[in-house]
RNA sequence: GCGCCCGUAGUUCAACGGAUAGAACAUCGACCUCCGGAGCCGAAGAUUACUGGUUCGAAUCCAGUCGGGCGCA
Repeated sequence: GCGCCCGUAGUUCAACGGAUAGAACAUCGACCUCCGGAGCCGAAGAUUACUGGUUCGAAUCCAGUCGGGCGCA
């Protein structure tokens, strides 16, 4: 330099172009308890990497940029 794949919550992952972007773990709070790191109930937490485009409607499709991984040279 060229090609392919990936980027969503603190972490690991879901989500046919359509409804309030969900789950587990973690965190916080309440209950329970001699104490809780166990159990149980609840809450908060995401401008879906960035900038544009297509569309009535984009996490999803298209282009570019950035970052990561693999292969070739």

The prediction has a mean pLDDT of 81. A computed fold for a 73-nucleotide RNA from a Candidatus Bathyarchaeota archaeon, annotated as transfer RNA. The organism belongs to Candidatus Bathyarchaeota, within Archaea. Its Rfam family is "tRNA". Gene Ontology term of the family: triplet codon-amino acid adaptor activity.